[in-house]
Predicted 3D model of a 77-nucleotide RNA (transfer RNA) from an archaeon. The prediction has a mean pLDDT of 80. It matches the Rfam family "tRNA". Rfam classes the family as a transfer RNA.
RNA sequence: GGCGACGUAGCUCAGCGUGGUAGAGCAAUUGGCUGUUAACCAAUUGGUCGUCGGUUCGAGUCCGACCGUCGCCGCCA
Repeated sequence: GGCGACGUAGCUCAGCGUGGUAGAGCAAUUGGCUGUUAACCAAUUGGUCGUCGGUUCGAGUCCGACCGUCGCCGCCA
């Protein structure tokens, strides 16, 4: 340098094909339960969906460019 995959909550990920209210588990916080802890139960908090732009009535989802991570191939030495 070329090709491909990936980027969504603090962590691990789903949602993308077929655009229409952003989710799950874990963690955290609060409460319940308990002699206490753990476990268990309930609720809550937490997101510019990598960045910028485009299409559209409407974009996490489609299109373009760029950034980052990983893999494969190639080049130089």